[in-house]
Molecule: transfer RNA
Organism: Lachnospiraceae bacterium
RNA sequence: GCUACUAUGGCUCAGUCGGUAGAGCACUUCAUUGGUAGUGAAGAGGUCACCGGUUCGAUUCCGGUUAGUAGCU
Numbered sequence: 001g002c003u004a005c006u007a008u009g010g011c012u013c014a015g016u017c018g019g020u021a022g023a024g025c026a027c028u029u030c031a032u033u034g035g036u037a038g039u040g041a042a043g044a045g046g047u048c049a050c051c052g053g054u055u056c057g058a059u060u061c062c063g064g065u066u067a068g069u070a071g072c073u
Stems, first nucleotide, its partner, number of pairs: 001072007010025004019056001027043006049065005
């Protein structure tokens, strides 16, 4: 330098080929206990890496940028 893949709550990951996003763990509150742990109930937390384009509408499609990983030279 070229090619491919990845980027989504604090962490690990889903998301059905376009209609304003979920799970597990973690966190907060309450109940249970003499008190912890465990269990049960409820709740908070993400402008989907960034910038543009297409569209009535984009996490999703297109282009570019950034970062990481792998391969080639």